[in-house]
Molecule: small-subunit ribosomal RNA
Organism: metagenome
RNA sequence: AGAGUUUGAUCCUGGCUCAGAGUCAACGUUGGCGGCGUGCGUAACACAUGCAAGUCGAACGAUCCUUAGGUGCUUGCAUUUAAGGAGAGUGGCGAACGGGUGAGUAACACGUGAGUAAUCUGCCCUCGAGUGAGGAAUAACUUCGCGAAAGCGGAGCUAAUACCGCAUAAUACCAUGGAGUAUAAACUCUCAUGGUCAAAGCCUUCGGGCGCUUGAGGAUGAGCUUGCGGCUUAUUAGCUAGUUGGUAGGGUAACGGCCUACCAAGGUAAUGAUGAGUAGCCGGCCUGAGAGGGUGUACGGCCACACUGGAACUUAGACACGGUCCAGACUCCUACGGGAGGCAGCAGUGAGGAAUUUUGCGCAAUGGGGGAAACCCUGACGCAGCGACGCCGCGUGGAGGAUUAAGGCCUUCGGGUUGUAAACUCCUGUCAGUGGUGAAGAAUGCCCUUAUGGGGUUUGACGGUAACCACAGAGGAAGUCCCGGCUAACUACGUGCCAGCAGCCGCGGUAAUACGUAGGGGACGAACGUUGCUCGGAAUUACUGGGCGUAAAGGGUGCGUAGGUGGCUGAUUAAGUCGUAGAUGAAAUCCCCGGGCUUAACUCGGGAACUGUCUCCGAAACUGGUCAGCUUGAGGAUGGUUGAGGAAAGCGGAAUUCCCGGUGGAGCGGUGAAAUGCGUAGAUAUGUGGAGGAACACCAGUGGCGAAGGCGACUUCCUGGACCAAAACUGACGCUGAGGUGCGAAAGCGUGGGUAGCAAACAGGAUUAGAUACCCUGGUAGUCCACGCCGUAAACGAUGUCAACUAGCCGUUGGGAGAAUUUGUCUCUUAGUGGCGCAGCUAACGCGAUAAGUUGACCGCCUGGGGAGUACGGUCGCAAGAUUAAAACUCAAAGGAAUUGACGGGGGCCCGCACAAGCGGUGGAGCAUGUGGUUUAAUUCGAUGCAACGCGAAGAACCUUACCAGCCCUUGACAUCCUCGGAACUUACUAGAGAUAGUUUGGUGCCUUCGGGAACCGAGUGACAGGUGCUGCAUGGCUGUCGUCAGCUCGUGUCGUGAGAUGUUGAGUUAAGUCCCGUAACGAGCGCAACCCCUAUCCUUAGUUGCCAGCACGUAAUGGUGGGAACUCUAGGGAGACUGCCGGUGACAAACCGGAGGAAGGUGGGGAUGACGUCAAGUCAUCAUGGCCCUUAUGGGCUGGGCUACACACGUGCUACAAUGGCCGGUACAGAGGGUUGCCAACCCGCGAGGGGGAGCUAAUCCCAGAAAGCCGGUCGUAGUCCGGAUUGGAGUCUGCAACUCGACUCCAUGAAGUCGGAAUCGCUAGUAAUCGCGGAUCAGAAUGCCGCGGUGAAUACGUUCCCGGGCCUUGUACACACCGCCCGUCACACCAUGGGAGUGGGUUGCACCAGAAGUAGUUAGCCUAACCUUCGGGAGGGCGAUUACCACGGUGUGAUUCAUGACUGGGGUGAAGUCGUAACAAGGUA
Repeated sequence: AGAGUUUGAUCCUGGCUCAGAGUCAACGUUGGCGGCGUGCGUAACACAUGCAAGUCGAACGAUCCUUAGGUGCUUGCAUUUAAGGAGAGUGGCGAACGGGUGAGUAACACGUGAGUAAUCUGCCCUCGAGUGAGGAAUAACUUCGCGAAAGCGGAGCUAAUACCGCAUAAUACCAUGGAGUAUAAACUCUCAUGGUCAAAGCCUUCGGGCGCUUGAGGAUGAGCUUGCGGCUUAUUAGCUAGUUGGUAGGGUAACGGCCUACCAAGGUAAUGAUGAGUAGCCGGCCUGAGAGGGUGUACGGCCACACUGGAACUUAGACACGGUCCAGACUCCUACGGGAGGCAGCAGUGAGGAAUUUUGCGCAAUGGGGGAAACCCUGACGCAGCGACGCCGCGUGGAGGAUUAAGGCCUUCGGGUUGUAAACUCCUGUCAGUGGUGAAGAAUGCCCUUAUGGGGUUUGACGGUAACCACAGAGGAAGUCCCGGCUAACUACGUGCCAGCAGCCGCGGUAAUACGUAGGGGACGAACGUUGCUCGGAAUUACUGGGCGUAAAGGGUGCGUAGGUGGCUGAUUAAGUCGUAGAUGAAAUCCCCGGGCUUAACUCGGGAACUGUCUCCGAAACUGGUCAGCUUGAGGAUGGUUGAGGAAAGCGGAAUUCCCGGUGGAGCGGUGAAAUGCGUAGAUAUGUGGAGGAACACCAGUGGCGAAGGCGACUUCCUGGACCAAAACUGACGCUGAGGUGCGAAAGCGUGGGUAGCAAACAGGAUUAGAUACCCUGGUAGUCCACGCCGUAAACGAUGUCAACUAGCCGUUGGGAGAAUUUGUCUCUUAGUGGCGCAGCUAACGCGAUAAGUUGACCGCCUGGGGAGUACGGUCGCAAGAUUAAAACUCAAAGGAAUUGACGGGGGCCCGCACAAGCGGUGGAGCAUGUGGUUUAAUUCGAUGCAACGCGAAGAACCUUACCAGCCCUUGACAUCCUCGGAACUUACUAGAGAUAGUUUGGUGCCUUCGGGAACCGAGUGACAGGUGCUGCAUGGCUGUCGUCAGCUCGUGUCGUGAGAUGUUGAGUUAAGUCCCGUAACGAGCGCAACCCCUAUCCUUAGUUGCCAGCACGUAAUGGUGGGAACUCUAGGGAGACUGCCGGUGACAAACCGGAGGAAGGUGGGGAUGACGUCAAGUCAUCAUGGCCCUUAUGGGCUGGGCUACACACGUGCUACAAUGGCCGGUACAGAGGGUUGCCAACCCGCGAGGGGGAGCUAAUCCCAGAAAGCCGGUCGUAGUCCGGAUUGGAGUCUGCAACUCGACUCCAUGAAGUCGGAAUCGCUAGUAAUCGCGGAUCAGAAUGCCGCGGUGAAUACGUUCCCGGGCCUUGUACACACCGCCCGUCACACCAUGGGAGUGGGUUGCACCAGAAGUAGUUAGCCUAACCUUCGGGAGGGCGAUUACCACGGUGUGAUUCAUGACUGGGGUGAAGUCGUAACAAGGUA
């Protein structure tokens, strides 16, 4: 310090997540030792038991016990004295500290700084004065009584440092007066006068000590007041009657409405009162670079509380944790009458909870209370125990050790790894263990003494602990998480969208580094992970340090209040600001330097720091205040100008509609096409006249005006603003603007008018699967006017207002000035309004003096998407609704700009039998063939839009064959290795469906170094064979398709933040990214073209089996023969065609058009040739191959069956429907092939298929082999026919082991459908379509299929609007699995949270009223009464009781608020494959 995640990729915005640190933690796994810390966060829930506050006999009286002595004597009793002790009581001090907890509290509670001249302070310290003399009671005790108890009452006795008078006394207190400073207030003068108030003794070594009273001062502690500071909420906006102030009084230690009476009507709040919610505050702690954010456990300071609520008493101090009284709830005891209690002290128990310890030891230390002291008390404290809860330290061994052992795991089978790791050898001894030695923490205190000192003596819970010494032996001591990326660390097996993982992204559907296990590795280590929470990263609330044109975000727009902010000059002030000094900022903590525990954690000492607050002094630049000026900001006056600025009244023409009447006569209207509608009762059309309402063509313009909304005929009246010129006036009067207030399109609402046209709703007609729409015909609100509401819009420049500054150029509107060649032009300036554009800014797009640039002032607004601008509440409104405005829940994105593609019922350009123009078909019939489906034991498998379907299959009767049934084999039909035996091989017979089994005949081979070997056969054993079993979505190879379309890329350079772009775009041209020109590109590669083959012309070479012109021979005839080499032909080599030539067009190009010549002309025709890639296209059944599966079977053999089934549907074909034809007879002309397991001639037989026969031919020689259409002649005459041939019967032929399932062909007979084919659809542009026959592969046989061959031989193409496919450019996009895309809403189902809801049940609280315990205060006439006074009657004073006031609990009524719940109901969210449509994204098919 960053990283992952939105996309095909990019940049940005933006959220989510991770890596870090921390923790009073908890959970999971594991666990050796020690030190130091720490430990109920939940129920301020309830508590059994024990302990946590006592002490003093030197304040007091009595009692009891022990010891010692005395006296009386009854000799073991009574009494007395002294010493010591015990436990009640009176009295004193303490119990208000210490300890706990955080419920309450938003407050002077806390922090910080002041004030207290408005106060108190026991014990302590210093100083002054005093301590005289009396009195009356009372507990204890005794006795009586009541009660279960707790306890209570009566009578009697007694003491004090208990209580009460008296004396004395002040600088104490009260009253009055005086003086001073500076009038009052206040203060000072220890001023004056008068009055009032005190005490207690005890001990003693007799020296004194401890006490007591009073006053002054100090210290400590406390009270009160106050400035400033620190939570959320405005969906809480008003609150307040003791309320705010005054006067008087009361009360308090003290000021004060603290309380009371009276008077006044104030006080407080947008700088957030009041209310609600939450919360103890701080030093600090955690985090962070800091600023901040979070937090308040332990330690320390303050506060509050002590079962809940209230109250006072006592006291120096309490309204009191271990006190009192009352009320309430709860628990316990009870004799039922009545009582007792308060762990938020230490332990401990139950409960709650994920979760938090021992009913320990000791007062030895430190501290506290009491005491003169000894000493007592002290769950404060010191220690120990439990818990890895945290921090820190140590150990679990060290060195050597390679055949790199075994085992494990992986493996390409070679090896690698675990791994010097182990074993083994040599050492060491920390910790734990055993034995021994054994502290510091101790100072006090007490005693003695020659006394600021010296001596003696006592005290340890921890603890026989720490530490030290010795002994033995590597012996007792390692785990946890992780290994896809982030993030260090990889393989195998198992599993198969299952089981599971997951912090985010995401893994898992048969080859998972992501699940589980193992091996290996990584990290940390007595711990390691997980979960929760906090800060960080997050500049993701932005003070430091963010934004608002399009990502979230500028208010619709003015005016203006508070507030904020503000021009130039001078003076002054000193609030802000800056500086010096001082006070404070407790200690601890953090930091630095030292010290002590072996080290560290921990701890001790010192320093620094504590960024803060306050006081005093100083400075005066800036801000602020005050004063005085200025004119440039702002404003007003003067003179002009422009304008759909606003409001009202009037008025004009065109047009639509309607009405009257005229002409006229059948349609009009409307649409994509129609229909509804109107019209012979006269429409539409046309002419005249009239009525009425609304809107204002042309002018008209990125022209004008207005704050915005908005404003458009013309005239008049009223009225607002802006601009220009000049510079006489005021003198900062300015800017912005929370609340507030005015205006505010359209629609809508209310009342009353008006209504021509248009037109929601509605009706009808169409369209459609539907059409509650788009289109058409009608049509009401409304649109218009007046008045009043509403207050919202994509109210947009998606850009708040104001001011300043920062290059230019070109338009246009208003004003002014100048010049000129003076109606038209130019220049300057000012105010608007537009287009480009530099710098700069921006994520980019873009903005760019009209800023989105650089700055200043003020306001508004934003903080992931959805839920939601919704709910609830408030305000406004007649309503509609507006405004303000959440949460639960849910997702990991949502989004902006730009890029490359793809797509569009977007555009432009251009191709193609793509359409069009033609010719012939398919779709209808019968048959053939393939497929689907169905059937079946099986109908083997694959191919499935184009690009499967006469496809794999160039040929299923057996075989093929993979399928089915049955019968058999198990190292196997086939390969390699081992052992044994045997030549191999072969004849025949029997059984069986066959495989197979048995018997049987013949046969002994080849090479040899003589050992044996090679091939082959049989048997055996195990390694293995075998598989047309699965996965073409694990693959290779091959193939199809886009497409023979013209495209696809790279290097360097340049541009861009980047993805990318450029090149490859553009102007032309081409079949072509073909070529040329231009050009931030320049070059290059794969494609195109050419090179190859066939074909068309000619030449040349060579002539056999081919040829025969000329010469000769011969035949009935034939190149038959001699011969020829001319021609045809054969097959080698060449020539030829290149836009080369001419003309035109074009840009002087490329190229195109026309022409000449030529056999051929613009790639001559055809073939081969298929770029980068796409379709997870096809093929595991051609072959090869990973993985998986079967192994007496999913392998192998055999027989039979099936692949040939048949209600049906589709594809591809054949034959037809006839006369351009059928049939009969005659007759002519090919090419290319094949042939010895073959083609098969002549000749004979058969109607024929064919049979016999055997010549020739390994082929330019022989054969297949008669080509057919054609031509000539005849017949048929439009008919289901002399068309058509299916089907069926009969008879045969051939192939073959075998034609039943299931072959082809022949003959005779039979003679079906079909008379040119609906919607739709296919091929073809020339030797093509169409038509005619011939051949071949496969093959024993079996083509209408396939592959070839030639014969005859057309029609048409205007053209590119449309359909399909494709190429280039451009545009839009919410698509990128890329339109077969994406995506919206209702309904149905499941789940979740939430709103409403008749209500219901709790909590809190306001107001009104009732009530009134204890207590305090007031009053008191009833009752009682020791101290003092008394005239002895009584009084003063006190107590009880009563009563009044205040008041807790409680109660009644009525509100507010909050939580829970509620039949039913509303919407919302989520959920692989539900329903209906198709709203949005392209012109999304109606933008």